[in-house]
Context: one part of a larger RNA
RNA sequence: UUGGGUUUAAAGGGUCCGUAGGCGGCCUUAUAAGUCAGUGGUGAAAUCUCCCGGCUCAACCGGGAAACGGCCAUUGAUACUGUAGGGCUUGAAUUAUUGGGAAGCAACUAGAAUAUGUAGUGUAGCGGUGAAAUGCUUAGAUAUUACAUGGAAUACCAAUUGCGAAGGCAGGUUGCUACCAAUACAUUGACGCUGAUGGACGAAAGCGUGGGUAGCGAACAGGAUUAGAUACCCUGGUAGUCCACGCCGUAAACGAUGGAUACUAGCUGUUCGGAAGCAAUUCUGAGUGGCUAAGCGAAAGUGAUAAGUAUCCCACCUGGGGAGUACGAACGCAAGUUUGAAACUC
Numbered sequence: 001u002u003g004g005g006u007u008u009a010a011a012g013g014g015u016c017c018g019u020a021g022g023c024g025g026c027c028u029u030a031u032a033a034g035u036c037a038g039u040g041g042u043g044a045a046a047u048c049u050c051c052c053g054g055c056u057c058a059a060c061c062g063g064g065a066a067a068c069g070g071c072c073a074u075u076g077a078u079a080c081u082g083u084a085g086g087g088c089u090u091g092a093a094u095u096a097u098u099g100g101g102a103a104g105c106a107a108c109u110a111g112a113a114u115a116u117g118u119a120g121u122g123u124a125g126c127g128g129u130g131a132a133a134u135g136c137u138u139a140g141a142u143a144u145u146a147c148a149u150g151g152a153a154u155a156c157c158a159a160u161u162g163c164g165a166a167g168g169c170a171g172g173u174u175g176c177u178a179c180c181a182a183u184a185c186a187u188u189g190a191c192g193c194u195g196a197u198g199g200a201c202g203a204a205a206g207c208g209u210g211g212g213u214a215g216c217g218a219a220c221a222g223g224a225u226u227a228g229a230u231a232c233c234c235u236g237g238u239a240g241u242c243c244a245c246g247c248c249g250u251a252a253a254c255g256a257u258g259g260a261u262a263c264u265a266g267c268u269g270u271u272c273g274g275a276a277g278c279a280a281u282u283c284u285g286a287g288u289g290g291c292u293a294a295g296c297g298a299a300a301g302u303g304a305u306a307a308g309u310a311u312c313c314c315a316c317c318u319g320g321g322g323a324g325u326a327c328g329a330a331c332g333c334a335a336g337u338u339u340g341a342a343a344c345u346c
Base pairs, nucleotide, nucleotide: 004317005316006315007300008299012314014201015200016199017198021194022193023192025088026087027086028085029084030083031082033081034080035077036076037075038074039073040072041071042070049065050064051063052062053061054060091191092188093187094186095184096183097182098181099180100179103177104176105175106174107173108172109171110154115149116148117147118146119145120144121143125136126135162169163168206247207246208245209244210243211242215241216240220236221235222234223233258313259312260311261310262309263308266291267290268289269288270287271286272285273284274283275282276281295302296301319346320345321344328339329338330337331336
């Protein structure tokens, strides 16, 4: 390379947008570039293959055929692909109507709880643990009542629930923005799918500047435990956690399962719509779960939300270690990230 693969054996990019490219619905006309057929030319000789022959055989040599997988020209064919023109509506989109949701951003706001402060009541303990101690407390703690301040998070509802491309999103109200579904079949008429390079977003931790800091809490200190205890347990506690702006760009970023389209038995929940029905209920669209037929699979399992049957496009894999290391390059304030070997060894 061919071939084969990517849930768990190596292997799906964290996610989306989108450039080039690749691929692409139905009918029709033209063309004849690809494609197919015929004919002609060329494809030097030698070599190679086959047949025949010459040196006693062979190597070697001679003759003949085939081959030279190709290219050029010309004459035709027109199913498919391409190109150009015309048309269509089922893919895609638009519009209208009806709905949906913890989708995003901003502002305002609510109650419970912890903490702190002030005042009142009240007196000797509180706290903590396996047991203790450190710690707090007669300068009046803990407990309890009232008021005030401040920060963070939103009990119940709550659910294999819902929404979002993913990360993720949960008190309430308002404003702005986006999305999705169904119905109508009104409009456009293939406008589509994928997507190297690129761009945007991207948990937590971390970084920069400025705020904020109730609770929790790396580091750190002390008390225990222990042979030791740089831990697990306890008392404290800084960074951080929160906000604004700017970086970082990684995760078991997981469904360990790329995206799109079509097709292929059923049963049973649930969310949001639509239709019929007095109702029970039934049918139907889009999601989200469980079980299973065929099939697939090494098995576990999967099974219309496929890991089945097919097509298109992208990404990735090729024994273990060395190693996601070294070097180089790019990015970054740094931490580091991305790209990414070899020697050697089994």
The part of an RNA shown here (small-subunit ribosomal RNA, central domain) has 346 nucleotides and comes from Flavobacterium sp. KLK-K2. It matches the Rfam family "Bacterial small subunit ribosomal RNA". RNAcentral holds the full RNA, with entries from ENA and SILVA.